[in-house]
Context: one part of a larger RNA
Molecule: large-subunit ribosomal RNA, half A
Organism: Aquiflexum sp. TKW24L
RNA sequence: GGCGCACGGGGGAUGCCUAGGCUCUCAGAGGCGAAGAAGGACGUGCCAAGCUGCGAAAAGCCGCGGGGACCUGCAAGGGGGAUUGAUCCGCGGAUGUCCGAAUGGGGCAACCCAUCCACAGCGAUGUGGAUAUUCCGAAAGGAAGGCGAACGUGGGGAACUGAAACAUCUAAGUACCCACAGGAAGAGAAAACAACAGUGAUUCCGUGAGUAGUGGCGAGCGAAAGCGGAACAGCCCAAACCGUGCAUGUUACGGCAUGCGCGGGGUUAUAGGACCUGCGUAAGGAUGAUGAAUGUGACCGGAACACAGUGGGAACUGUGACCAUAGGGGGUGAGAGUCCCGUACGGGAAGCAUGAUUUGUCUGGCGGGGAUCCUGAGUAGGCCGGGACAGGAGAAAUCCCGGUUGAAUUUGCCGGCACCAUCCGGUAAGGCUAAAUACUCCUGAGAGACCGAUAGUGAACAAGUACCGUGAGGGAAAGGUGAAAAGUACCGUGAAUAACGGGGUGAAAUAGAACCUGAAACCGUGCGCUUACAAGCGGUCGGAGUCCCGCGAUGGGAUGACGGCGUGCCUUUUGCAUAAUGAGCCUACGAGUUACUCCUCACUGGCGAGGUUAACCCCGUAGACGGGGGCAGCCGGAGCGAAAGCGAGUCUGAACAGGGCGCUGAGUCAGUGGGGGUAGACGCGAAACUUUGUGAUCUACCCAUGGACAGGUUGAAGGUACGGUAAAACGUACUGGAGGACCGAACCGAUAAGCGUUGAAAAGCUUCCGGAUGAUCUGUGGGUAGGGGUGAAAGGCCAAUCAAACUGAGAAAUAGCUCGUACUCCCCGAAAUGUUUUUAGGAACAGCGUCGCGGAUUGUAUGACGGAGGUAGAGCUACCGAUAGGACUAGGGGGAGUCAUAUCCUACCAAAUCCUGACGAACUCCGAAUGCCGUCAUACAGAAGCGGCAGUGAGGGCUUGGGUGCUAAGGUCCGAGUCCGAGAGGGAAAGAACCCAGACCUACCGCUAAGGUCCCAAAAUUUACACUAAGUUGAACAAAGGUGGUCCAGCUGCCUUGACAGCCAGGAGGUUAGCUUGGAAGCAGCUAUUCCUUUAAAGAGUGCGUAACAGCUCACUGGUCGAGCGGCAGGGCGUCGAUAAUAAACGGGCAUCAAGUGUAAUACCGAAGCGUAGGAUUGAUAUUUAUAUCGAUGGUAGGGGAGCAUUCCAACGGCGGUGAAUGUGCAUGGCGAUGUGCACUGGAGCUUUUGGAAAAGCAAAUGUAGGCAUAAGUAACGAUAAUGCGGGUGGGAAACCCGCACACCGAUAGACCAAGGUUUCCUGAUCAAUGCUAAUCAGAUCAGGGUCAGUCGGGGCCUAAGGCGAACCCGAAAGGGGCAGCCGAUGGACAACAGGUCAAUAUUCCUGUACCGCGCAUAUAAUAAAAGCGACGUAGGGGUGUACCCGGUGCGCACUGACGGAAUAGUGCGUUGAACCACGUGAAAGCGUGGGAUAGUACACGGAGGCUUCGGCCGAAGUGAUAAUCCGGGGAAUCCACUUCCAAGAAAAGCGAAUAUGCGUGCCCGUACCGCAAACCGACACAGGUGGUCAAGGAGAGGAUCCUGAGGUGCUC
Repeated sequence: GGCGCACGGGGGAUGCCUAGGCUCUCAGAGGCGAAGAAGGACGUGCCAAGCUGCGAAAAGCCGCGGGGACCUGCAAGGGGGAUUGAUCCGCGGAUGUCCGAAUGGGGCAACCCAUCCACAGCGAUGUGGAUAUUCCGAAAGGAAGGCGAACGUGGGGAACUGAAACAUCUAAGUACCCACAGGAAGAGAAAACAACAGUGAUUCCGUGAGUAGUGGCGAGCGAAAGCGGAACAGCCCAAACCGUGCAUGUUACGGCAUGCGCGGGGUUAUAGGACCUGCGUAAGGAUGAUGAAUGUGACCGGAACACAGUGGGAACUGUGACCAUAGGGGGUGAGAGUCCCGUACGGGAAGCAUGAUUUGUCUGGCGGGGAUCCUGAGUAGGCCGGGACAGGAGAAAUCCCGGUUGAAUUUGCCGGCACCAUCCGGUAAGGCUAAAUACUCCUGAGAGACCGAUAGUGAACAAGUACCGUGAGGGAAAGGUGAAAAGUACCGUGAAUAACGGGGUGAAAUAGAACCUGAAACCGUGCGCUUACAAGCGGUCGGAGUCCCGCGAUGGGAUGACGGCGUGCCUUUUGCAUAAUGAGCCUACGAGUUACUCCUCACUGGCGAGGUUAACCCCGUAGACGGGGGCAGCCGGAGCGAAAGCGAGUCUGAACAGGGCGCUGAGUCAGUGGGGGUAGACGCGAAACUUUGUGAUCUACCCAUGGACAGGUUGAAGGUACGGUAAAACGUACUGGAGGACCGAACCGAUAAGCGUUGAAAAGCUUCCGGAUGAUCUGUGGGUAGGGGUGAAAGGCCAAUCAAACUGAGAAAUAGCUCGUACUCCCCGAAAUGUUUUUAGGAACAGCGUCGCGGAUUGUAUGACGGAGGUAGAGCUACCGAUAGGACUAGGGGGAGUCAUAUCCUACCAAAUCCUGACGAACUCCGAAUGCCGUCAUACAGAAGCGGCAGUGAGGGCUUGGGUGCUAAGGUCCGAGUCCGAGAGGGAAAGAACCCAGACCUACCGCUAAGGUCCCAAAAUUUACACUAAGUUGAACAAAGGUGGUCCAGCUGCCUUGACAGCCAGGAGGUUAGCUUGGAAGCAGCUAUUCCUUUAAAGAGUGCGUAACAGCUCACUGGUCGAGCGGCAGGGCGUCGAUAAUAAACGGGCAUCAAGUGUAAUACCGAAGCGUAGGAUUGAUAUUUAUAUCGAUGGUAGGGGAGCAUUCCAACGGCGGUGAAUGUGCAUGGCGAUGUGCACUGGAGCUUUUGGAAAAGCAAAUGUAGGCAUAAGUAACGAUAAUGCGGGUGGGAAACCCGCACACCGAUAGACCAAGGUUUCCUGAUCAAUGCUAAUCAGAUCAGGGUCAGUCGGGGCCUAAGGCGAACCCGAAAGGGGCAGCCGAUGGACAACAGGUCAAUAUUCCUGUACCGCGCAUAUAAUAAAAGCGACGUAGGGGUGUACCCGGUGCGCACUGACGGAAUAGUGCGUUGAACCACGUGAAAGCGUGGGAUAGUACACGGAGGCUUCGGCCGAAGUGAUAAUCCGGGGAAUCCACUUCCAAGAAAAGCGAAUAUGCGUGCCCGUACCGCAAACCGACACAGGUGGUCAAGGAGAGGAUCCUGAGGUGCUC
C1' cells in the first nucleotide's frame, strides 16, 4: 500500500414536518387622488441597527361600543401599566414633518429662495392662511391633472416564423407604443334578415361547420342565415305649426320680414305628424324624501368521561358510560365527539348594504278628415385611391376613409352579393338605453387523486433583500434543539469570556445551539489477512496457507501465495481498446407531456336499423357531485353523375352493347390504448430579425469657459546708419525677433527589443524612441444615439462589447443540424436498394420488419421430362471491321529509254485475288455449363390479401463475372454469392467480415471440426522413405537475371587397344609465305587452292612478348598413372539478386537422419458444434387439464407481449412510543426488475389487498445545483530603497512602541487645494474574521468623542455654451421646435489679518488689531441722467518689483580647545514683525516712510507641576534684555504700458450715482479625514490612471542629471 471488519470526522442526501406557495369555487368589492393619492425620504422606543406600526400629539391621542386578565409588536433585559377595567377588537374622529400630480418661484426628489394678508411681540422674529397651469363661467365659483393587476373602445402597428427557397399570402391587426373610459366596456330598437313561407333591437352560449366560400386555388384563412338556449326594454330630438326675447332691415308706424336664442308641439312605414275636427286627463315612467324587513356586523350563548395498564408524557390499549341540528378543523408531552379553541344551532349595538310602504315634483292619450306643409345635403350616389367585411379587385354586392363630382323629397328614397325587370323588406344622412358577456390588484368563506425547502412564487427566513451594472436592467443563497430553555450551576486543563475534560438538566446531549434524522463522495484510527523480482481495463475462474464463527459437519465468513482467460462505459459509425465524442467523484434535479364536437385503427362496454344528445333548465345535495328534462344538431340507413337529374342502380354512349362506380344490410355512443393533425409538442442549444427603451462619467467630433508648455539654439520680414544710384535697385554693419523652425525636461505619444503571458497590470514594466508655440496638450460644464451618431478614414470609436451598442419584450423565434433521452423479463426481427425530389447526411411512394384479421393452395430444395435463349468458349475463303508476311498484280511514285510515243527496270507505296498466320463489348457459320419457364414426384415450410405500428433509404470486407483505373489501390461503379453490420465460441501470436462453427441455463462428463501434438501450451520428441546445410525454413511477400551448391530421372560422346586431370618430353623444316611497311620474321594490317616436307606429333600458328627479331606458351604427340571422364536439355531443394533507421518480419525458447520440406500412415488433443444428465420459457400435437412427445429460444434499428418499483386517491382492513418512516448491516425468496425477515440506528408516523390517477425509474446531454477530491503542502506571498542592535509590552515579537545606528526619496516617496470617497479622523478596549505570513499593531472589530465663519468656498448677485420654456408654430397620439423670461460656472462681481489654543477644528474658537453690508439716531451736502468703464487674441522684448536666495560686516545666544593658559580666536544658530490706516512718490501697477507695535516671536536662563517604557518627555509663572529694522548681488510672481502679426480675439450683473459720528445687527449649506493615494477610478491594502498651487542648497543653461535640506519613508512575510 491492498482487501475486509469496527469506530470516528466531513458533508447535508433521505425520511418525517410546514410557517409559504400553486390552481380553483362561491360570495363581496371593483377604485384611490388638490380635503394632496400611489410610492417614498427623514424621523419616532428606556437601550434601537433591521422589519412592523406611527408622524414633532410620532409602536401612538380622543369618543362610543365590545371584552374581562394580563399587558408593554418581532424581541431578551431593565423599568413601568392594569379589576377606579389596561393590553386587545369594532365604529367614528384628531394629529399627520418633507418629497412626490406637487400646485408661490427655483431645483441635482425629500433642498434652497420668496411675495401678500391676519394675529402676537418694543423688536429680531414667530404662528396661521393665501399665491401653479388648463378648461367652463360675466363673476362668484367649479372642474381637471397623477396612480392603479387584468378586462374594454379607439389612434398607430412589427419581425422572427410558415409557405420545407421567396415576393402576393402567413405570423397578425398578434407583440409593442399612445389616448381614453367603466365596474364592466362596446353594440343596440331595422334605409335588418329572409325568400313568395316567415322573423322582428343588441349581446352571449350550443349548433350550423371546418360547411358556403376565399386562397401564388399554395401554405393557409374561414363565415352567415336558420335552429336550440341565457337574458330581455324600450325611448328622446331636428322639422312642419303656435308663441316669445333680442338684433337688423323696412314701413303706410298698425305692423311685416330676416337672423340668433328660448318655450309649446312632434317623432314614423298598414307611413306618421303639422293642419281642421270629436272625445279625454288614467295606467305607466323619471326623480327626491321616508326607512318596515332582511343580510352583514366587535361579540354572546353553545351538549357530552371516568377508572385502570404501559410510558418521561395518554388522546393509545382495556373496562364501563354519555352527547349529537355538534363524529368539519386545529391544539394539548403520542392517535381526544365528551380536556382547550371551536363546530351545528340560536342571539346581536352602532355603522353599512338591499329596500317594502307612504309621499312630493316633473312627465305621460284615443279617434275622424285628406287639400296644403314637414320628415336630418356638400348628404346619398358616381369616379379615382385605400381600408374593413371569412371574401387577396375578382363578375364583387355591403360598410368606412381621402380626393373629385354630386341628387331626389312620398307618384320619393335604400336594400335583397355585378347589372336589369318583377316582387319582397325597410325608411339613411340626429341621439340615449338595463340584463344576459369579459376580467381579478383587492376582501371574506372554502376546495384540491396540486408542491413539500435543488420542489412550490424569484422570495416559507430583514427578498425584489444582499450583490452586479453609469443606466435601463439583472438578481441569489438561506427552514427544523427540546414537550418545556429545564440553553449546562460548580470544578479542572488552558494566556483565554477559544477549545476540551468532569459534573448537572432532560425520556434522550452522538437532541448542546455549526443543535431532528444524518446517506454518498472524501479524510482518518484500530484490528484480521496480504504485499518489497514484480508489469496492470484490476475482474473472473481455479486455488495453497493464515485468521474468525461454530459442540460439530463434507458447515459458514475474512484474506488470497500461485495459475488460466481477459484491450472500460456511452455516443457515432462500413468499422472504435482506439491516438474519434462525452464524463474528476458523490448526492439531488434533469427529456414523448397536456388540451381539442378534430381524423384514423384496435380492444372493452351500452343500445341496435338505429345510435346519441350540446348549450341550457329543474330537483336533490356537504360538493365542482347525482338524478331528471332538453332531439337543436350529428353519424348511419343509397348510390351514380361535372350537373340537370335518375335511382338498386347510375354515368358514358346511337345502343337494350361493353365498361366505370355502386347494390345483395351494421351502425352508433362512451371508455381505454396505438398513431396522425393543430398547438413550444421529447429535452437543451444558435448566428440572427423586429419592437419599446437605456447609455457620449470610456471614447469620436463639436460648443462655452479656464489652465499648461524648464532651459538652450537659429536669426525671416521690417527698421536704423553708412556705402551706392539720376532716383531706385543693391551692398555692409547694427537693430529686430518671425517660424504647423531646431535641441531638449514637464506634458502628450508609442519605434525597437527584452520581460511579463494561471501577469504587479483583462495591454503593464525596463532600456532605446516620436512631438514638445501648435492642425499642441489639458480641467470643468454642455451637445450629437443605434442603420443612428462621430470619424485628418483604421470599418476606427460610441462605458473592458461594434461590418450595426446595451436592456426588456415578440419568445419556449426557427434549427431537414449536433448532443442527450432514465426499471426488468419474454417472442419475432430489418435496412443501408428502386423511382422522384433546389434532391443527395432530408423526404414521399415501393422494397425489407412486426402485430392483428384472414384463410388457400403458395414457396423452397432435389430428381425426371419438356422448353426459350446467343453469354463463356470458339471461329472468321460465314458477314462486318481490323490485321502480319509472302505470292500475284491493277493503279501510282522513281529510274532507264525515245524526236515523241511505245517499252523496260524497280530490295518504293499498293486495291482486288490467292497462300500462311491471327484479332473484336457494340462481329457471328457456330456454341456450352449455370440460371430461367412449365409439368410430375418426394421432402420441408406456411402464403396471398386487408388493416395498425415502424425502422431503413451513409454500408463494408471476401470470392467471383465485368466496367473504370496503370489487367494500381484497404480505389471506384454494376451483377452473383457470402459474412460483418446486428454474431458470441475455436483456429489464424495479436485482427469486424479468412478457416471451423450459429451461444436458453447448469455440469471439475463424452465425441469431433478447423487447426494442432519438443517447452512456453491440451495432445506423437509417432512410424516409413526421401530432400534441404541455406537457421533456408519453422505461414505477410519478392522479380528479371545469375549460379561447376546439391539430389533425381533422361538423351548422348570418350574410355583397360588406358580415357579425364596432373607430371616428364617434343612442339620441327621450305620460311622472315606473299603483299604492305621505316620495320612486319606464326602473332599491326591485307591476300590465300593457309601449300608442301620431316614426323609419334607440330597451325604459313591459341595467347604473352619485341622497334623488329629473340623469348615463354597453346593446339597436337609420346611417356608416366590406372577407372571412369565429358556434353546437352529437364525436374526437386537450396544460393545470389535482398538497402530504413535499438535486436525486433519463426509469437518466444529453440530446432539440422528436424521440432524444416515432400510423400504415406496410425493415435491423440481441440469449440458455447454434436452427445449425455438436470433445469427454464415457449410453439405444435396428444389426451385422464396436468403431463407427455417433438421442435424452438444469437441479435442492433424496430414491432409485439408480460411484469417490478415510486408518489397520490378510493374502498375494506391492518401495524405503530412494548417503537412508524428513514439509515446501516446480515440472512433469505424470485429468471429478473425486486420482495421478505432479523439486529442496530431513529423517535412519529406507515401500509397489505383490489382498483384508480401520474411532475413515475438516470451514468453520460463540454447537462443544472451543492458537497468533496486531484494537482499539492506544489506555484505564489504584488517593484532588489535595507536593514541591524538594545530596551519595553505581552501567553507569544523579524514586523507593535521607545532609543541608537544604517539606508531611500527630495520638480517628490515633501507641503497645500479641487474632484471623488463618506467617518476611513481622535481616544479607550479587543484579535474570531479582514491584513497574501505573525501580530500585542491597524484604514479591522466594539464603544465613546470630534467638523464652530458677516469677511474662506457656495446660495440669498450676474450671465456663457446648453437646458427649460408663457406667447407662437408644427405634428396620427405620445410629442417636436421656440420669442420674452428663467435655470445654468469652468468666467464677472464681492468685506480679515497676526499670534495663541484641542487627543481630534480653526483666516471659523480665543487675544489683539481691522474692514464690509444693513437698520436706527444726529448732523452736513446733494437731488440727475447719460456718456463711459466693466470688456478681454497670439507672440515678443522692455520697465517695475517684492517674496525668496547668496555673500559680507556688526550684534545676540550657545558651544569649542589633545597637557596648561589666553583672547580682540573659531564653530553653530539667530538677527523677525501682518492685514489695515495716513502721508509721500509714480503714467500706472507699485514702492517708500510713519502708525499698527508698550502686541507677538526666536534664543538663553528658569523650573512650579505632570507624565514615563526610567532612555527621557511635556512644561506654567518669572528673568535676561532684547539682537541690523545694515550693505552688496541675483531675482520669480505681479502690474504697467509698448511693439509685432493675422486667424481679428464672450455676455450680463456691477461701477458710474454723496458724507461724518454713535449705537445696533449680520441668515442657510460646506468645513473631520484621505486626496499622485492602502481611504478616488481600476473586482484586491493592485508596479496602472487622476486637474491645479508652492518649489531650498552644491555642481549645472536648466524643473535634465548626481548628491543633499525641510519633511517623509525602509515599500506587511